Context: one part of a larger RNA
Molecule: small-subunit ribosomal RNA, 5' domain
Organism: uncultured bacterium
RNA sequence: GAGUGAACGCUGGCGGCGUGGAUUAGGCAUGCAAGUCGAGCGAUCUCGCAAGAGAUAGCGGCAAACGGGUGAGGAACACGUGAGCAACUUGCCCUGAGGACAGGAAUAGCAUCGUGAAAACGGUGGUAAUACCUGAUAAUAUCAUUGAGGCGCAUGUCUUAAUGAUUAAAGGCGGGGACCGCAAGGCCUGCCACCUUGGGAUGGGCUCGCGUCCUAUCAGCUAGUUGGUGGGGUAAUGGCCUACCAAGGCGUUUGACGGGUAGCUGGUCUGAGAGGAUGGUCAGCCACACUGGGACUGAGACACUGCCCAGACUCCUACGGGAGGCUGCAGUCGAGAGUAUUUAGCAAUGGGCGAAAGCCUGACUAUGCGACGCCGCGUGAGGGAUGAAGGUUUUCGGAUCGUAAACCUCUUUUAUCAGGGAAGAAACCUUGCAGAUUAACACCCUGCAAGCUGACGGUACCUGAAGAAUAAGCCACGGCCAACUCCGUGCCAGCAGCCGCGGUAAUACGGAGGUGGCAAGCGUUACUC
Numbered sequence: 001g002a003g004u005g006a007a008c009g010c011u012g013g014c015g016g017c018g019u020g021g022a023u024u025a026g027g028c029a030u031g032c033a034a035g036u037c038g039a040g041c042g043a044u045c046u047c048g049c050a051a052g053a054g055a056u057a058g059c060g061g062c063a064a065a066c067g068g069g070u071g072a073g074g075a076a077c078a079c080g081u082g083a084g085c086a087a088c089u090u091g092c093c094c095u096g097a098g099g100a101c102a103g104g105a106a107u108a109g110c111a112u113c114g115u116g117a118a119a120a121c122g123g124u125g126g127u128a129a130u131a132c133c134u135g136a137u138a139a140u141a142u143c144a145u146u147g148a149g150g151c152g153c154a155u156g157u158c159u160u161a162a163u164g165a166u167u168a169a170a171g172g173c174g175g176g177g178a179c180c181g182c183a184a185g186g187c188c189u190g191c192c193a194c195c196u197u198g199g200g201a202u203g204g205g206c207u208c209g210c211g212u213c214c215u216a217u218c219a220g221c222u223a224g225u226u227g228g229u230g231g232g233g234u235a236a237u238g239g240c241c242u243a244c245c246a247a248g249g250c251g252u253u254u255g256a257c258g259g260g261u262a263g264c265u266g267g268u269c270u271g272a273g274a275g276g277a278u279g280g281u282c283a284g285c286c287a288c289a290c291u292g293g294g295a296c297u298g299a300g301a302c303a304c305u306g307c308c309c310a311g312a313c314u315c316c317u318a319c320g321g322g323a324g325g326c327u328g329c330a331g332u333c334g335a336g337a338g339u340a341u342u343u344a345g346c347a348a349u350g351g352g353c354g355a356a357a358g359c360c361u362g363a364c365u366a367u368g369c370g371a372c373g374c375c376g377c378g379u380g381a382g383g384g385a386u387g388a389a390g391g392u393u394u395u396c397g398g399a400u401c402g403u404a405a406a407c408c409u410c411u412u413u414u415a416u417c418a419g420g421g422a423a424g425a426a427a428c429c430u431u432g433c434a435g436a437u438u439a440a441c442a443c444c445c446u447g448c449a450a451g452c453u454g455a456c457g458g459u460a461c462c463u464g465a466a467g468a469a470u471a472a473g474c475c476a477c478g479g480c481c482a483a484c485u486c487c488g489u490g491c492c493a494g495c496a497g498c499c500g501c502g503g504u505a506a507u508a509c510g511g512a513g514g515u516g517g518c519a520a521g522c523g524u525u526a527c528u529c
Stems, first nucleotide, its partner, number of pairs: 001529004006525005013377006019370002026333003030330003035062003040059002043056005069288003078212008088204002093200007101135004110125006141166011171192006179186002213260003220250003225247008263285004267278004290311005313324004343366003349363001350361004380410004390401004416465005424456001429451007473518005478499003484513005494501002
């Protein structure tokens, strides 16, 4: 000199954009933060004359593994980078091929009876499904045997042929001319959903090379340890696990093992660079969710607001037993130098569910608070000498504050008030028209047009009104270092980054006038280069 997620002191007009629990991964009152689908299912209730519409506890499906938070742990394939998987997986999505036949037994809700303070639970009866089960069908799927061809760095892998074995499914909503049917419907047709399989896309898993802090006052470490065989386990390789066998494996400046510290990176700060320091906000990855352990469900978790067990803590209790987990958004206590609203809205972007309308979304978008930072603007402009009054100083002549003020002429940014007033919105959807499809002028699909939707917010912005009106401080002035005199004090009181000032003329202490610097800030402290 530059920088900071800063703090402290004095001061403080406005706006924009950012940013704000770095300490106790300490404890938490309260509210909200993950639901949705009635076009899967039965049932109940409400409205209605009816047609029908609406609501929902339960079963069922999808989602809840995302999004959001934090950095405790971890020196590790955790991260970064580059490769590999001939050792793997991937719900929803796209695309190709084929299919969806026939039956059955239950169960929640419900009714009824009962236990319990509650949380909750049990018996009996009976009911539905895209829930569950059985059978059929069965291939370029899977497995076994046999054969052929291609390829590869090895184990091998790919393609193909034959034989045998195994394995699947579910319906819902809409429209309709002929034909069948009393009707429902069959039948035709469209959309969504379902089953098997190939390919893709995306996400993930695993392996390896290299890189990644301090410490030798840590020098030896190791028994599933190192390798093999058989078996198990996994989506998959592997001591991942297990039995047996062998006795290996790592290490002394290329530092094993141990100890300490730490989330890693893109980046950020500094620096001419090399380097040094750092990893807050934003983005990628990892890890964690009261502490420790465990699995279940599922395409995906060993799961922050799921389950079970143990522990500590808090709460309820009829003492028998139960409930809870803010390192989500706000908020509270505590500790601390120190860090914000118990706000609004789903209008936009994105996410979940749904055919859609839509519902949910403390993600997000907005808003409030803090000069915490950066940037911009303002606190007026021109004229004005009798150099007024007043202050300070004086050699008493004057000098200086000083064109500064007063006064005159203007302007009105900003603030105040008044009037006008956006962009952010285009989709979805509805209606109309056209096209395509079709047996069809219906439904569905495609295109065009019109209509609907704004939290912020009557905000930004524009215009007008009156009026200099609403707006300047902080630090320094001995040298380094830019800026000097007077008074007080008298080695006292005090100053101080270093040198050093102060003991009666202190430009160094305290005050005043003046001056210098920066400016809505200024100075100090801490840390980094």